[in-house]
RNA sequence: GCCCAACGACAGGGGAGCGCUUCGGGCGCUGAGAGUGCGGGGCAUCCCGCAGACCCUCGAACCUGAUCCGGUUCACACCGGCGUAGGGAGUCGGGACGUCUCGACC
Numbered sequence: 001g002c003c004c005a006a007c008g009a010c011a012g013g014g015g016a017g018c019g020c021u022u023c024g025g026g027c028g029c030u031g032a033g034a035g036u037g038c039g040g041g042g043c044a045u046c047c048c049g050c051a052g053a054c055c056c057u058c059g060a061a062c063c064u065g066a067u068c069c070g071g072u073u074c075a076c077a078c079c080g081g082c083g084u085a086g087g088g089a090g091u092c093g094g095g096a097c098g099u100c101u102c103g104a105c106c
Base pairs, nucleotide, nucleotide: 001099002098007093008092009091010090011057012056013055014054017029018028019027020026021025036051037050038049039048040047041046062087063086064085068081069080070079071078
């Protein structure tokens, strides 16, 4: 010098499911996270905005195909496929390991 892991700062992206129930609620399951607070809307199931927690930022966070296909489960979850698919949010600092070169000494 190249390469660049961890880490940090700021900025940005994203989801919130399933079962039971005496149902404005409660209990349980998976998960990092399963809607905590404030405001607004709706007769209501709920919906929207902002903030919070959590995850993610070149890619399996997340979305689409998809009310998808096979296994499995009461169901979700999980495993495999789809999938070298189509999308998806980054800059700066930091520099381990590795590697190349130069110099000094032996």

The RNA shown here (TPP riboswitch aptamer (THI element)) has 106 nucleotides and comes from Kineococcus rubinsiae. The prediction has a mean pLDDT of 76.